[in-house]
RNAcentral holds the full RNA, with entries from MGnify. This is a predicted structure of a 485-nucleotide part of an RNA (small-subunit ribosomal RNA, 3' major domain) from a soil metagenome. Model confidence (mean pLDDT): 82 of 100.
Context: one part of a larger RNA
RNA sequence: UGACGGGGGCUCACACAAGCGGUGGAGCAUGUGGUUCAAUUCGAAGCAACGCGAAGAACCUUACCUGGGUUUGACAUGCGCGGAUUAGCCUCCCGAAAGGGAGGGUCCGCCCGAAAGGGUGGAACGUGCACAGGUGUUGCAUGGCUGUCGUCAGCUCGUGUCGUGAGAUGUUGGGUUAAGUCCCGUAACGAGCGAAACCCCUGUUCCUAGUUGCGACCGGGUCGAGCCGAGCACUCUAGGAAGACUGCCGCUGUUAAGGCGGAGGAAGGUGGGGAUGACGUCAAGUCAUCAUGGCCCUUAUGCCCAGGGCGACACACGUGCUACAAUGGCCGGUACAACGGGUCCCGAAACCGCGAGGUCAAGGCAAUCCCUUGAAAGCCGGCCCCAGUUCAGAUCGGAGGCUGCAACUCGCCUCCGUGAAGUCGGAAUCGCUAGUAAUCGCGGAUCAGCCACGCCGCGGUGAAUAUGUUCCUGAGCCUUGUACA
Numbered sequence: 001u002g003a004c005g006g007g008g009g010c011u012c013a014c015a016c017a018a019g020c021g022g023u024g025g026a027g028c029a030u031g032u033g034g035u036u037c038a039a040u041u042c043g044a045a046g047c048a049a050c051g052c053g054a055a056g057a058a059c060c061u062u063a064c065c066u067g068g069g070u071u072u073g074a075c076a077u078g079c080g081c082g083g084a085u086u087a088g089c090c091u092c093c094c095g096a097a098a099g100g101g102a103g104g105g106u107c108c109g110c111c112c113g114a115a116a117g118g119g120u121g122g123a124a125c126g127u128g129c130a131c132a133g134g135u136g137u138u139g140c141a142u143g144g145c146u147g148u149c150g151u152c153a154g155c156u157c158g159u160g161u162c163g164u165g166a167g168a169u170g171u172u173g174g175g176u177u178a179a180g181u182c183c184c185g186u187a188a189c190g191a192g193c194g195a196a197a198c199c200c201c202u203g204u205u206c207c208u209a210g211u212u213g214c215g216a217c218c219g220g221g222u223c224g225a226g227c228c229g230a231g232c233a234c235u236c237u238a239g240g241a242a243g244a245c246u247g248c249c250g251c252u253g254u255u256a257a258g259g260c261g262g263a264g265g266a267a268g269g270u271g272g273g274g275a276u277g278a279c280g281u282c283a284a285g286u287c288a289u290c291a292u293g294g295c296c297c298u299u300a301u302g303c304c305c306a307g308g309g310c311g312a313c314a315c316a317c318g319u320g321c322u323a324c325a326a327u328g329g330c331c332g333g334u335a336c337a338a339c340g341g342g343u344c345c346c347g348a349a350a351c352c353g354c355g356a357g358g359u360c361a362a363g364g365c366a367a368u369c370c371c372u373u374g375a376a377a378g379c380c381g382g383c384c385c386c387a388g389u390u391c392a393g394a395u396c397g398g399a400g401g402c403u404g405c406a407a408c409u410c411g412c413c414u415c416c417g418u419g420a421a422g423u424c425g426g427a428a429u430c431g432c433u434a435g436u437a438a439u440c441g442c443g444g445a446u447c448a449g450c451c452a453c454g455c456c457g458c459g460g461u462g463a464a465u466a467u468g469u470u471c472c473u474g475a476g477c478c479u480u481g482u483a484c485a
Stems, first nucleotide, its partner, number of pairs: 001485002003482003007479007015469002019432005026322008034313002042053002064308007073131001077130006088106001089104006108121005133297002136295003142291002144286003147282001149280001154193006160169003173184003199274004204242007213232002218229003245268001248262005311451001324425001328384007340371003345364002350359003391422001396417007438461007
């Protein structure tokens, strides 16, 4: 100087408390451990591994296993030699394919030449070589990228001063703030990286613009409908501008920074949300994104293919979904979104089918058409009457649909039947402070299809509680002890 303390002081955080909803019990989905296996490829390991890499494992992917094949190689560059039209293309044979073999016709440039023919060269082919190749190893040799403490308020420097020196000071102190934020004081005076601001979305208004959007006025028109003319008020779209600054008033404070209350305002003291992550810590993670040093393999640890495996199952754990019902289930009627996506695509209407879906096919490269004909919870009416039920839907039987070369291992969906556990969950444990939790549906990436109940977004309905900082956890500043560095 740090680090640490079951030392002290001050302060903060869904850290506790106060609340609301969960997990831990059940079934299923998914990841992991373990076990098994020819293989169940590999990595991730307290927080910060475990719906993680994987935003798509039937083949492919694929890295694993078994078997079949291959050796200048699936891919790059160069060299030597050979040789002919080979290769490519078509047909056939063996084969699971990969691969191997046989046959057929077509067929290159340049030079000499009338032609026949001769000479020569390049890709390719064959052969040889140099090399290719490796998801083999080391993340404790590395780059790059990332997690975490933590969006915590810290981390430093120049000059000066103090100290023999390590170092100190500044950065401590008094206030204040979300903040090393600002003010005052001060042997310090300044400065940098961080904080804040600048950026994006959202909340208000104005201006510009008016189709594909809109519907007030005028006219036309329909069973109805912005359907048509005309229009750009309104909504909206998307570009610009204004607006919030403790600016104003009162009180308070050290005449300060600021704090409390008020006015005006769509918004008030950082308005809400996002992007943004200082010096560093964990020899944290990744050699399997990629790159890369060393080491290792080179008829194999490379390469190709078929099938299998990554999906196994006595168990154990994590993360989720669905429930256990009456604030509910079922039936009928009826209302209101936003974000997005669409040409190998989205697919209306009509018709067929109980349905998944099918047929035909309009329109749409999209503010135009479609996904999406009025999302679901909601609202109105009816049934059920507390029961393992008209709760719950696992499992299994049967019949179908769709994608795809192909759904046995191992896809999703529909219909009929079946109708398991489960009556609110021990110790323990998680999230959340407002348009949040809870609850309801919708969209998207990946993607032929899909094991998505995941992930990333979107809107609908919409709470309770916080008097506080003793305690648990983590963190910041000052101080103290130390046999630790």